SAM riboswitch aptamer (S box leader) from Pontibacillus yanchengensis Y32, 117 nucleotides, folded computationally. It matches the Rfam family "SAM riboswitch aptamer (S box leader)". Rfam describes the family as follows. The SAM riboswitch is found upstream of a number of genes which code for proteins involved in methionine or cysteine biosynthesis in Gram-positive bacteria. The family is grouped with related families in Rfam's "SAM clan". The source organism's lineage runs through Bacteria, Bacillati, Bacillota, Caryophanales and Pontibacillus yanchengensis. The prediction has a mean pLDDT of 83.
RNA sequence: UUCUUAUCCAGAGAGGCGGAGGGACUGGCCCUUUGAUGCCCGGCAACCAUUCAAUCAAUUUAUUAUUAAUUGGAACGGUGCCAAUUCCUGCAAGGUGAAGACCUUGGGAGAUGAGAG
Numbered sequence: 001u002u003c004u005u006a007u008c009c010a011g012a013g014a015g016g017c018g019g020a021g022g023g024a025c026u027g028g029c030c031c032u033u034u035g036a037u038g039c040c041c042g043g044c045a046a047c048c049a050u051u052c053a054a055u056c057a058a059u060u061u062a063u064u065a066u067u068a069a070u071u072g073g074a075a076c077g078g079u080g081c082c083a084a085u086u087c088c089u090g091c092a093a094g095g096u097g098a099a100g101a102c103c104u105u106g107g108g109a110g111a112u113g114a115g116a117g
Stems, first nucleotide, its partner, number of pairs: 001117008013041001015040003021031003025090001027088002042082003047078002050074006057067003086109001091106006
C1' cells in the first nucleotide's frame, strides 16, 4: 500500500504531564483555557490467540479420548477503543409535507480486527 471478510445506535476516570487546538475529508453542527489534541496511568470491549463449561457431529465395538462446529464464561497475551450513532451529511431510490424541512432503505467514504498479496 492493495485485495477478501466481519463489525461499527452498547461500553469506558471529577487522575498526572502538558499547553492550542480538535472532531479523517466536504458542507453542517459541535468540543475546547471551567483547559482540548497528544503522552502516562486507569478503564472498556472481547476481533485474534489462550483457557473453562455445555450441546451437537465425525473417528472409535463402546467408554474414555481426539478433532471440527455452535453457545456461554474468564481476561494473563496480540491489537483496538474510551464527547456526540462512524456526531450528522456528501451518491441513488422511496415516503411525508404547501414550503422550510423530515423519515426509511441501499450504496460510497472512513475506522478496527482477521486472513492474503